[in-house]
Context: one part of a larger RNA
RNA sequence: CUGGGCGUAAAGCGCGCGUAGGCGGUCGUUUGAGUCUUACUGUGAAAUCCCGGGGCUCAACUUCGGGGCUGCAGAGGAUACUGGACGACUGGAGACAGGUAGAGGCGAGCGGAAUUCCGGGUGUAGCGGUGGAAUGCGUAGAGAUCCGGAAGAACACCAGAGGCGAAGGCGGCUCGCUGGGCCUGGUCUGACGCUGAGGCGCGAAAGCGUGGGGAGCGAACAGGAUUAGAUACCCUGGUAGUCCACGCCCUAAACGAUGGGCACUAGGUGUGGGCGGUAUUAAUCCCGCCUGUGCCGUAGCUAACGCAUUAAGUGCCCCGCCUGGGGAGUACGGUCGCAAGGCUGAAACUC
Numbered sequence: 001c002u003g004g005g006c007g008u009a010a011a012g013c014g015c016g017c018g019u020a021g022g023c024g025g026u027c028g029u030u031u032g033a034g035u036c037u038u039a040c041u042g043u044g045a046a047a048u049c050c051c052g053g054g055g056c057u058c059a060a061c062u063u064c065g066g067g068g069c070u071g072c073a074g075a076g077g078a079u080a081c082u083g084g085a086c087g088a089c090u091g092g093a094g095a096c097a098g099g100u101a102g103a104g105g106c107g108a109g110c111g112g113a114a115u116u117c118c119g120g121g122u123g124u125a126g127c128g129g130u131g132g133a134a135u136g137c138g139u140a141g142a143g144a145u146c147c148g149g150a151a152g153a154a155c156a157c158c159a160g161a162g163g164c165g166a167a168g169g170c171g172g173c174u175c176g177c178u179g180g181g182c183c184u185g186g187u188c189u190g191a192c193g194c195u196g197a198g199g200c201g202c203g204a205a206a207g208c209g210u211g212g213g214g215a216g217c218g219a220a221c222a223g224g225a226u227u228a229g230a231u232a233c234c235c236u237g238g239u240a241g242u243c244c245a246c247g248c249c250c251u252a253a254a255c256g257a258u259g260g261g262c263a264c265u266a267g268g269u270g271u272g273g274g275c276g277g278u279a280u281u282a283a284u285c286c287c288g289c290c291u292g293u294g295c296c297g298u299a300g301c302u303a304a305c306g307c308a309u310u311a312a313g314u315g316c317c318c319c320g321c322c323u324g325g326g327g328a329g330u331a332c333g334g335u336c337g338c339a340a341g342g343c344u345g346a347a348a349c350u351c
Stems, first nucleotide, its partner, number of pairs: 003323004007305002012319001014202004021195003025089007033082002035078004040074004049067007092192001093189003096185005104178007111155001115151008126137002163170002207248006216242002221237004259318006267296011279284001300307002324351003333344004
C1' cells in the first nucleotide's frame, strides 16, 4: 500500500452549519505539470541475482567475463484525458418576481372544560377503594348538589396510515417577530457546486446550580393489603421532580436499528401541497405535470427475511464506522463537567 463489508449477523457519527482536504458541468484557445513515447545522455559502487567459463576429487563455497539492477535525473517528441492560465456558455447552483400549504421557531396576550383547595347554601351517614379488603376521609357534618372565589398545569371534539421541521421534536385562540419548503414565470449571476477530518451550533427524558411556582400526577419514603416472604405488582397518602426564568449536563431502541449528493432503471393504488388542460353557473369531476408522504408489486439485489423511482437495484463522488465471544464501553492516561458523569479507549487472562 492492498481486501471484504456496515436494515436484522460486528459496523452509519443523534442532527445540522462549515474550515482544510478530496471530487467536480458544456465549448474553445494556450501551457505541457501529471500521463504516454524515444536503438537518446548521465547515473544506477562492490557484493547479492541470472547466464557462460575456471578453482577446491563433486557440491556448498569461490573466482573471471557478460547480462541485469524493473529506478532517478536530463534531452527530443505526442497532447486524448487530468491539472495550470485565459475566454465563452447555461442545463448544475443561486438570485429575482408572483402565488401557496403547514402543531416549523421565538415572544406577548387571551379563552373555556376539567381537577384540587377555600367561603357560603341545601342536606345526612356514609364516602372512598379492591379480586375481595384494609389503611384513609366523615356527625368538629364528609361524600352528593348549588352559588361564589383562588391556583397551577394541560389543551377534549376538529385529528387523519394528515401536516411541519435537519434531527431532538412541534397540537386551544389572537397578535408581533422569524426560518424553511413547494408551485408558476424564465428577468438576472455565470460552475458561484457536492462532501466534509478538525471546529462550531442544536440536541427527548432524567439529572445539576440559583431564584420562583406547585393544581394534578408522582421516584424516594410511610402505611394498608397480597404472599412462605413481598424491600414488588394492587390500594391510601406523599417529598424531590414534573411547570417558569437564567445557566449547566449532552445521553437514548437519539430507529427507517438504513450517512449525504447526483444520475439512471416496469407498473398499480391511496393521500398532502401547487400548477395547467377539458367540461361545468358553481361546488366539483376527469386528464396531465411538478413536489411530499403511504401501501402493493416487475426486473435486479439479498444468507434469508425482505428492499424494490422515498432501493437494500445500477453507477460515480465525499465522510463516518466494522474486523470472533467474554474481559469492557471496564482500567490507565488525556480532556470536558459544579456533580452525576460524558468523550476518547486498551491489555493480561480466558473460550